RNA sequence: CGCCGAGUCCGGCCCAUCUCGCGGUGGUCCGGAGCCGGGGACCCGGUCUCCCUGGGGUGAAUCGCGCACGAGCCGCCGCCGACCGGUGGUGGGGAGUGCGUGUAGGGCAAGUCGUGCCCGAACCCGUCAGCUCACCUGGUAGGCGUA
Numbered sequence: 001c002g003c004c005g006a007g008u009c010c011g012g013c014c015c016a017u018c019u020c021g022c023g024g025u026g027g028u029c030c031g032g033a034g035c036c037g038g039g040g041a042c043c044c045g046g047u048c049u050c051c052c053u054g055g056g057g058u059g060a061a062u063c064g065c066g067c068a069c070g071a072g073c074c075g076c077c078g079c080c081g082a083c084c085g086g087u088g089g090u091g092g093g094g095a096g097u098g099c100g101u102g103u104a105g106g107g108c109a110a111g112u113c114g115u116g117c118c119c120g121a122a123c124c125c126g127u128c129a130g131c132u133c134a135c136c137u138g139g140u141a142g143g144c145g146u147a
Base pairs, nucleotide, nucleotide: 001145002144003143004142008033009032010031011030012029014027015026016025017024018023034140035139036138037137038136039135044130054128055125056124057123058122063102064101065100066099067098068097069096073092074091075090076089077088078087079086080085105119106118107117108116109115
């Protein structure tokens, strides 16, 4: 200087440091502006839960397919020990995990022809939340590239 992102700016007390001084720089905390998010009526809309596996939020980050592994649960057979219970085998089932490959969607460059490259994560709430005026409330990070 540039990119993703809401994640920028202003002021104040104090502390540290530089300065002869004015003042500068940095830090904790506080306040404000801007930006971003959540909760929250009428009306409207209409779902969720009812074994395992509830539901919801931020975000572009959703939804598939294939392979491998595979829990709770159900059936059958055998054994312990007749019931409860336990245990072994087998079949079904399929939450979830790993790998690969697509995809809704998103970013950058160039450019105005439609091309190339990349992302398609992670985390949070805690059984609870549709929209939503008034109202209440939170965040203002982090990561990366070039010289």
Molecule: c-di-AMP riboswitch aptamer (ydaO/yuaA leader)
Organism: Nocardioides sp. ChNu-153